[in-house]
């Protein structure tokens, strides 16, 4: 100086003043008044996952959908986390990965190319015939094409060549060692079969029952005693259950568009200390931290403080800043964002 | 607040994973005394990033939008 990685914060602080809400207390029948203390976010967003919580059989089998997909761990679960293995990036700190199977089946590989995997030969190579341009026959090394061409690289072989034969790699199988394990290391064997797509169908291992606080209960209003169904019971299908069989079950019409409750104590926030690398998890303490319902959380001022323009300076002006705003309630990831700190580490140049 | 569909040209639509196709509407010529129809040519598009894949409008994943449905 550039950079990499964790962590933590973000209406700037203070004081006044007018105003909203919702607790609790006093007064007042009552509408209210008045005091005292509470009042947006790291994301409150997007609803992409997991879960509480409620209701439907406390939810049952099967099929068919769907979802994850290296390994061990954490967790209430999870598509998150954490700690490794493998691959790929970077000089490096460090990042990045939907990373199972392609010898269980089908299927797709446009154009181009002899050919896209059953095979196969354009242009060459070699032999060999013969009318000198071709015919048969051998090869798959070399050119051509294509995103991709039948293991590379070499030497030796041969008429040219070919794992045809070697040695190295590389793949396939098996043993021993070390790991919980992914996998790693070492050693034999086998000329080698086995092109590439599973974010194609599909097999394989495992998870998942629906719908969602407009759920679901309760009450008060106020229509209509109205029409249709025969099954209903929040999964397409079948099975087993329950319930009901003219009703107090469904659908439609129609009516009310008030109130109370779920509604904020929680897998909750901090601090200390142990056990683990971590992620987490015992265990003591100490805290209580918004609960609105057309739906609050706002505005002004003075000081300080920071910021941006102009200016040689004195100083002047202007702003208080960004993304954003709770709606049942939590743990994640995603995605928007002026900007602050705080410790560690790589690089490189100077001393 | 919560659940569901879909996003291709200016407008209304096509497109197995291999050259984005058609109406209409724009513009030029041409045809007419002229304008309309009609003819011939033209320009214009996969919402927006980003993986898969030789290649993507089509498959996957994140935002952005429109529509809808639930007291």
């Nucleotide at each position: 100086g550039g950079a990499g990685g964790c962590a933590c914060c973000g209406a700037g602080g203070u004081g006044a003043u007018c105003g909203c809400u919702g607790g609790c207390g006093u007064c007042g029948u009552g509408a209210g008044a008045c005091g005292c203390g509470g009042g947006a976010g790291g994301a409150a967003a997007g609803u992409c996952c997991g879960a509480g919580c409620u209701c439907c059989a406390c939810a049952g089998g099967g099929c068919a959908g769907g979802g994850u997909g290296c390994u061990g761990g954490c967790u209430a679960a999870c598509g998150g986390c954490c700690a490794g293995u493998c691959g790929g990036g970077g000089c490096g700190a460090c990042c990045c990965g939907a990373a199972g199977g392609a010898a269980a089946g089908u299927g797709c590989c446009a154009c181009a190319g002899a050919a896209a995997a059953c095979a196969a030969a354009c242009c060459g190579c070699c032999g060999u015939c013969c009318u000198c341009g071709g015919g048969c026959g051998g090869c798959a090394a070399g050119g051509g094409u294509g995103a991709a061409a039948a293991g590379g690289u070499g030497c030796g072989g041969u008429a040219a060549g070919a794992g045809c034969g070697c040695a190295c790699c590389g793949c396939c199988c098996c043993c021993u060692c070390g790991g919980u394990g992914a996998c790693g290391a070492g050693g034999g064997g086998g000329g080698c079969a086995c092109g590439g797509c599973a974010a194609a169908c599909c097999c394989c291992a495992c998870c998942c029952g629906g719908a969602g606080c407009a759920a679901g209960a309760c009450c008060a209003c106020g229509c209509a005693g109205g029409g249709g169904g025969c099954g209903c019971g929040u999964u397409g299908c079948c099975c087993g259950c329950g319930c009901g069989a003219u009703g107090c079950c469904c659908c439609c019409g129609g009516g009310u568009u008030g109130g109370u409750u779920g509604c904020u104590c929680g897998a909750g926030c901090c601090c200390g200390c142990c056990g683990g690398c971590a992620a987490c998890g015992a265990c003591g303490g100490g805290c209580c931290u918004a609960g609105a319902g057309g739906a609050a959380u706002g505005a002004u001022c003075a000081c300080c403080g920071g910021g941006c323009g102009g200016g040689a300076g004195a100083c002047c002006g202007c702003c208080u800043c960004a993304c954003a705003g709770a709606a049942c309630u939590c743990g994640g990831c995603u995605u928007a964002c002026c900007g602050a700190u705080g410790c560690c580490u790589c690089c490189g140049g100077c001393g | 607040g919560g659940g569901g569909a879909c996003g291709u040209a200016g407008u209304c639509c096509a497109a197995u994973g291999g050259g984005a196709a058609g109406a209409c509407a724009c513009c030029g010529c041409g045809c007419c005394c002229g304008c309309a129809a009609c003819g011939c040519g033209g320009u214009g598009a996969u919402g927006a990033g980003g993986g898969u894949u030789c290649g993507a409008u089509u498959c996957c994943c994140u935002c952005c939008g429109u529509c809808u449905c639930c007291a």
Overview
Model confidence (mean pLDDT): 80 of 100. Two RNAs folded together computationally: RNase P RNA and transfer RNA, 422 nucleotides in total. It holds a member of the Rfam family "Bacterial RNase P class A".